[in-house]
């Protein structure tokens, strides 16, 4: 999955905590969700420490080995309950 019932999760934001950054985690706190559990194999995206290219200097660009499972596609797993 039933305009049903039990449980569940928890966006912005806000405080703390790591972290160079995305962002994670905790605590508040719900825009939403039937896999919003989990797994970065595809596709996309963000971020760019190290590296790399270029700059006289400030600096600019590429680069994921770093992230999103609440971007889609795929795997795996499971709780409820009627016809």
């Nucleotide at each position: 999955g039933a305009u049903a019932a039990a449980g569940g999760c928890a966006u912005a934001c806000c405080c703390g905590c790591c972290g160079a950054a995305a962002g994670c985690c905790g605590g508040g706190g719900a825009c939403g969700c039937a896999a919003a559990a989990c797994c970065a194999c595809c596709g996309a995206u963000c971020u760019a420490a190290g590296g790399g290219a270029c700059u006289u200097u400030c600096g600019u660009c590429c680069u994921a080995c770093g992230a999103u499972a609440g971007c889609g596609g795929g795997g795996c797993u499971a709780c409820c309950g009627a016809a």
Predicted 3D model of an 83-nucleotide RNA (c-di-GMP-I riboswitch aptamer) from a soil metagenome. Of the family's consensus pairs, 95% are formed in the model.